[in-house]
RNA sequence: GCCGAUGUAGCUCAGUGGUAGAGCAAUCGCCUCGUAAGCGAUAGGUCGGCGGUUCGACCCCGCCCAUCGGCUCCA
Numbered sequence: 001g002c003c004g005a006u007g008u009a010g011c012u013c014a015g016u017g018g019u020a021g022a023g024c025a026a027u028c029g030c031c032u033c034g035u036a037a038g039c040g041a042u043a044g045g046u047c048g049g050c051g052g053u054u055c056g057a058c059c060c061c062g063c064c065c066a067u068c069g070g071c072u073c074c075a
Base pairs, nucleotide, nucleotide: 001071002070003069004068005067006066007065010024011023012022013021018055026042027041028040029039030038048064049063050062051061052060
C1' cells in the first nucleotide's frame, strides 16, 4: 500500500428499513436468624464519527477513525 471482518448498555452479544433488546453485572425490594442462591422490580444507549439515499436508517451508500486478520513492498 491492497483486501476482508468487527464497532450497539459497565461486560458478552442479538437486532438486515418502521420509534433498540437479552444474559451477566449495578441499585431497590421479597425470601432468610444472617449471607449466598432464588424470585420480582428499577435504572443504564447521541447504535464509532461525518455526510448521503429514503416518508422513515443500528440496518442501504460514500468518506474517515479504532481494533483484528490476510496479502504485498521496503528496510
This is a predicted structure of a 75-nucleotide RNA (transfer RNA) from a Candidatus Eiseniibacteriota bacterium. The prediction has a mean pLDDT of 81. It matches the Rfam family "tRNA". Its family is annotated with triplet codon-amino acid adaptor activity in the Gene Ontology. Taxonomically the source falls in Candidatus Eiseniibacteriota (Bacteria, Bacteria candidate phyla). The sequence is in RNAcentral, with records from ENA and MGnify.